[in-house]
Molecule: c-di-GMP-I-GGC riboswitch aptamer
Organism: Deltaproteobacteria bacterium
Parts: sequence; structure tokens; C1' cells
RNA sequence: ACCGAAAAAGCCAAACCACGAGCGAUUGUGGGGCGGAAAGCCACGGAUCCCAGGAAUGGCGGGAUGGCCGGGUUGCCGAAG
Repeated sequence: ACCGAAAAAGCCAAACCACGAGCGAUUGUGGGGCGGAAAGCCACGGAUCCCAGGAAUGGCGGGAUGGCCGGGUUGCCGAAG
């Protein structure tokens, strides 16, 4: 460095509920735990979703999702190999 334990110390927090924000996708705080070796961060590519425009098709604009996939980047521990 790779790797990921029937290890240790910890960390995050699904669905749902309450109160808010947003036209909406969605999101914040608290509770709550489905799960996670990066479920830390980053919208670069893909994918999906929302808004607007639009007769239709194609193209184009803005936004959301990182716990959809790929990628970039930073980090705890040290079993076996």
C1' cells in the first nucleotide's frame, strides 16, 4: 500500500413520527434504527426525479438525489493474507 476481522474505540443514520423550508423533486432539526468500511466531502460522467418553455418531435435552461452507479479526494483500527 492492498485488504476488511466472530477485534477494539468510535462514527453515520433507512423507513416512520413531530415541527419547519421549498411550486416541486427534495430538505433542516428532534425522536427513531433499516443498514453502512467511508452511508465523510465533491454533481465531473451516466441514471432517475422536479420546474419552466413547447402544437408535436428533437435540441436547449435551471434544480434535486452522494444511502442509484462510476469517478475524484480526505480519514479511524490493524487480525488473516